[in-house]
RNA sequence: GGCCCCGUAGUCUAGUGGCAAAACGACUCGUUUACACCGAGUAGUCAGGAGUUCGAUUCUCUUCGGGGCCA
Numbered sequence: 001g002g003c004c005c006c007g008u009a010g011u012c013u014a015g016u017g018g019c020a021a022a023a024c025g026a027c028u029c030g031u032u033u034a035c036a037c038c039g040a041g042u043a044g045u046c047a048g049g050a051g052u053u054c055g056a057u058u059c060u061c062u063u064c065g066g067g068g069c070c071a
Stems, first nucleotide, its partner, number of pairs: 001070007010024002013021001018054001026042005047063005
């Protein structure tokens, strides 16, 4: 330098055009003499930008970051 793959919550992982989710974690409440377990609930996420579309996490382009192959 060329090509390919990936980027979703604090972590890990679903979600192939129509309400953004599960588990673990955090916090609050209940329970307990207290802690833990357990039960109920809350907050928190689509890497940035542009385009297509009535509508984009999803499709296209580009930038950034990570990984791989070739030279």
Molecule: transfer RNA
Organism: Candidatus Pacearchaeota archaeon